Model confidence (mean pLDDT): 77 of 100. Predicted 3D model of a 265-nucleotide RNA (Bacterial large signal recognition particle RNA) from an Armatimonadota bacterium. Its Rfam family is "Bacterial large signal recognition particle RNA". From the family's description: The signal recognition particle (SRP) is a universally conserved ribonucleoprotein involved in the co-translational targeting of proteins to membranes. Of the family's consensus pairs, 90% are formed in the model. The organism belongs to Armatimonadota, within Bacteria.
[in-house]
RNA sequence: UCGUGCUAGGCGGGGGACUAGCGGUACCCUGUACCCGCAAUCCGCUAUAGCGGGGCUGAAUUCCUCGCCUGAGGACGAGCGCUGUGGAGUCUGGGCGUCGUAAGGAGUGUUGAGGGUCGGGUCCGGCGCGACGGAAGCCGUCGAACCCCGUCAGGUCGGGAACGAAGCAGCGGUAAGGCGUCCCUUUCGGGUGCCGCCGACCGCCCGGCCGGAGCCACCUGCGACGUGGCCGUCUGGAGUGUCUCGCUCGAAGGCAGGUGCACGA
Numbered sequence: 001u002c003g004u005g006c007u008a009g010g011c012g013g014g015g016g017a018c019u020a021g022c023g024g025u026a027c028c029c030u031g032u033a034c035c036c037g038c039a040a041u042c043c044g045c046u047a048u049a050g051c052g053g054g055g056c057u058g059a060a061u062u063c064c065u066c067g068c069c070u071g072a073g074g075a076c077g078a079g080c081g082c083u084g085u086g087g088a089g090u091c092u093g094g095g096c097g098u099c100g101u102a103a104g105g106a107g108u109g110u111u112g113a114g115g116g117u118c119g120g121g122u123c124c125g126g127c128g129c130g131a132c133g134g135a136a137g138c139c140g141u142c143g144a145a146c147c148c149c150g151u152c153a154g155g156u157c158g159g160g161a162a163c164g165a166a167g168c169a170g171c172g173g174u175a176a177g178g179c180g181u182c183c184c185u186u187u188c189g190g191g192u193g194c195c196g197c198c199g200a201c202c203g204c205c206c207g208g209c210c211g212g213a214g215c216c217a218c219c220u221g222c223g224a225c226g227u228g229g230c231c232g233u234c235u236g237g238a239g240u241g242u243c244u245c246g247c248u249c250g251a252a253g254g255c256a257g258g259u260g261c262a263c264g265a
Base pairs, nucleotide, nucleotide: 001265002264003263004262005261006260009057010056011055012030013029014028015027020046021045022044023043024042034054035053036052037051038050063258064257065256067255068254069253073249074248076246077245078244079243080241081240082239083238085236086235087234088233091232093231094230095227096226097225098224099223100222101221103220104219105218107215108214115210116209117208118207119206120205121204122203124199125198126197127196128195129193130192132189133188134187135186136185137184139180140179141178142177148173149172150171151170156165157164158163
């Protein structure tokens, strides 16, 4: 150096979670890298950390390196953004409401403001008068078989007679009551009245006089007091992000280095 046969080793790895810790099944990322049984109400182990059984490969491009480069992906923390949420009304910041002010606008005013005064009207109370409505009376009319009045035919009764008596119907007039009505009288009532008098009295309207320049608070502005979690602000805690930073784990890949045994030629 070559050939043959063995052995160590290899036949995936990583991350979070779980676990006292380690590994596995399950999940996720890489990647293609055997098979069977067990295994998330977990399974099997003990810092030499899956258990049990079988198969392939095998000292090298294939094994090892807590060596270097590069780096998929993941976890944690912070920042920032977005979404939604809790709290705070002494935050008096917007908003809203009330009150005030009167700088601006609009309106009005020398064809006379605000104010004062007088008068009239309106409004309230009382008294009076009236209209209207209701009721009653008056008036007219009807109206009692008998138990109302007057007159009482006929008839009845008393009487010898003259005459007298009671009295139905009829007629006339009335009571209770009915009907009617312009007028008249009384009484009751009120969302009654261009009514009268007296009183009360704020306000409103109208007019006269005095007087001489503002008035108004509708809009904007300003101030005060409140209200309120709608907006802004402050603050707490969630979810999310192909974003930024820090830290951590880290597959695959590349480089470099290291590494058996036996036999034969």